[in-house]
RNA sequence: GCGUCCAUAGCUCAAUUGGAUAGAGUGCUUGGUUACGGCCCAAGAGGUUGAAGGUUCGACUCCUUCUGGACGCACCA
Numbered sequence: 001g002c003g004u005c006c007a008u009a010g011c012u013c014a015a016u017u018g019g020a021u022a023g024a025g026u027g028c029u030u031g032g033u034u035a036c037g038g039c040c041c042a043a044g045a046g047g048u049u050g051a052a053g054g055u056u057c058g059a060c061u062c063c064u065u066c067u068g069g070a071c072g073c074a075c076c077a
Stems, first nucleotide, its partner, number of pairs: 001073007010026004019057001028044005050066005
């Protein structure tokens, strides 16, 4: 230098062929339970879907550029 893949909640991951309010587990908060705590049960909060544009009636999903990460190839001695 070229190519492939990945980026979604604090963390680990889903999300069908583009379709309407983006979910789960865990963690966190509150309540219940308990002598207190843990376990357990219930509820709640938490996301500009890495950034910026584009296509579309509609984008986590498609296209372009950039950023960060993983891998392969090439170049260089």
This is a predicted structure of a 77-nucleotide RNA (transfer RNA) from Mollicutes bacterium PWAP. The coordinates come from a structure-prediction model, not an experiment, and the mean pLDDT is 80. Rfam family: tRNA. Its family is annotated with triplet codon-amino acid adaptor activity in the Gene Ontology. The family's RNA type in Rfam is transfer RNA. The sequence is in RNAcentral, with records from ENA.